Small-subunit ribosomal RNA, central domain from Omphalea diandra, 348 nucleotides, folded computationally. The organism belongs to Omphalea, within Eukaryota. The RNAcentral record of the full RNA draws on SILVA.
Context: one part of a larger RNA
RNA sequence: UUAGGCAUAAAGCAUCUAUAAGUGGUAUUUUAAGUCCACUAUCAAAUCUCAGGCAUAAUCUUAGAUAGGUGGUGGAAACUAUCAAGUUGAAGUACGAUAGAGACAGAGAGAAUUUCCUAUGGAGUGGUGAAAUGUGUAGAGAUAGAAAAGAACACCAACAAUGAAAGCAUUUUAUUGGGUCGAUACUAACAUUAAGAGAUAAAAGCUCAGGGACCGAAUAAGAUUAGAUACCUUAAUAGUCCUAGUACAAAUGAUGGACACUAGGCAUUGUGCAUAUUAACUCGUGUAGUGUUGUAGCUAACACAUUAAGUAUCCCGCCUAGGGAGUACAUUCAUAAAAAUGAAACUC
Numbered sequence: 001u002u003a004g005g006c007a008u009a010a011a012g013c014a015u016c017u018a019u020a021a022g023u024g025g026u027a028u029u030u031u032a033a034g035u036c037c038a039c040u041a042u043c044a045a046a047u048c049u050c051a052g053g054c055a056u057a058a059u060c061u062u063a064g065a066u067a068g069g070u071g072g073u074g075g076a077a078a079c080u081a082u083c084a085a086g087u088u089g090a091a092g093u094a095c096g097a098u099a100g101a102g103a104c105a106g107a108g109a110g111a112a113u114u115u116c117c118u119a120u121g122g123a124g125u126g127g128u129g130a131a132a133u134g135u136g137u138a139g140a141g142a143u144a145g146a147a148a149a150g151a152a153c154a155c156c157a158a159c160a161a162u163g164a165a166a167g168c169a170u171u172u173u174a175u176u177g178g179g180u181c182g183a184u185a186c187u188a189a190c191a192u193u194a195a196g197a198g199a200u201a202a203a204a205g206c207u208c209a210g211g212g213a214c215c216g217a218a219u220a221a222g223a224u225u226a227g228a229u230a231c232c233u234u235a236a237u238a239g240u241c242c243u244a245g246u247a248c249a250a251a252u253g254a255u256g257g258a259c260a261c262u263a264g265g266c267a268u269u270g271u272g273c274a275u276a277u278u279a280a281c282u283c284g285u286g287u288a289g290u291g292u293u294g295u296a297g298c299u300a301a302c303a304c305a306u307u308a309a310g311u312a313u314c315c316c317g318c319c320u321a322g323g324g325a326g327u328a329c330a331u332u333c334a335u336a337a338a339a340a341u342g343a344a345a346c347u348c
Stems, first nucleotide, its partner, number of pairs: 003320004008301001012316001014200004021193003025087002028084001031081001033080002035076009048064002051061002091187004095182004102176002105173004113149003117145004124135002162167001205246003210241001215239001219235004256315003260311002264293010297304001322347002330341003
């Protein structure tokens, strides 16, 4: 490479956008590149076949053929491609509705916590399984009032919503992306996948400048213990927050994307129609999601099962025994810390 695979055995890029490239709806026409047919030219000998000759065989002589490749001439027009002008189901635009913690920026509210100040008051407080370290007559804790700071938004809250993923929840304002439903117009295949590329990307860490209430790696002390570099307690630095970078997740549904088809039941979110009612429900039916259960089928099994891991097509990524190793070397990238690409010897 072929072939077979990728939820859990090796294997789906963290996610999206999109270029080259691959693949691509329906009906008519043109061309004849692919495709098919006929004829023709050519492709050393040997090998192969018929015949002949050495007594036979090998060997030798003459003649011939299949398959396949390439070129030429003439034709066919179904399929792919091409040309032209169409069509409406895919896709998109307009219009009318609609749900939402979707994004970003600004402004504000309340509860709590800590600190500080004032007042009252006068001995403990705090913490634990029990204690102690700590704190307090230099007036703590408690109660009341005033002020400041930083971070997070109880209840509602759901198996719910939304976003490409990471993620997203106090209120309000401005700007803004996407989705769904509906009926009617319009464009007319404008689609799909996507190497390279670009954008986004939790927490921790690192770099720069701020901020620092709570919590809290490291560290110190007190306990526990045979010991206790821990679990428990008292403190507390980095960090946690913000600005700009960096790109390492079990970034998970361990399941790439698109499209079509293939029993149902139950629940739920958005929305349309119908029915019903004083009204809200209920009930029936469609559509776009989210769950649960379960046939056929599939699977090594577990399980999956219209949100497929079923039946098919198209495109991309990836895998090929374990270790050595995501290491070495080299290159790219980064301020750095790191990251990406990524072997071999040897061993079994």